[in-house]
RNA sequence: CCGCUGAUCUGGGGAGAGCCCAACCCGACGAGGUUGGCGCCGAAGGGGCAAGCCGCAGCCAAGCGGUGAAACUCUCAGGCACCCAGGACCCAGAUCUCAAC
Repeated sequence: CCGCUGAUCUGGGGAGAGCCCAACCCGACGAGGUUGGCGCCGAAGGGGCAAGCCGCAGCCAAGCGGUGAAACUCUCAGGCACCCAGGACCCAGAUCUCAAC
C1' cells in the first nucleotide's frame, strides 16, 4: 500500500399473526388511544439445546461436568386491518478498524 473480518452511517427491498370481548378516554364515535381478558405471530432484543472438543471417572461400557450454532426451539420482551413505526436478512454506497499475501 492492498485489504479478509468486524462495526457504524445513508439509500433501497423486506414476512407473519384478531377489523376479537369488556371498561374507560377522545373534537372527529372508528378499523382511534389506554387498561384488562382470551386467541395468535416470530424476522428487534433475549432464553434453550445437537454433534464435536476438553476435563473427571473408568478394564470396557455407561456416567458426570464444561464448552458449544441456527432462519431450530421458547415466546420473557416485542408484535397482530390499511397507513405510520419497527423489522432478522439482502443489495448499493461511504467511513472506521484491520489479518494474510

This is a predicted structure of a 101-nucleotide RNA (Glycine riboswitch aptamer) from a Planctomycetota bacterium.
Rfam family: Glycine riboswitch aptamer. Gene Ontology term of the family: glycine biosynthetic process.
The sequence was found by an Rfam model in a public genome assembly.
Lineage of the source: Bacteria > Pseudomonadati > Planctomycetota.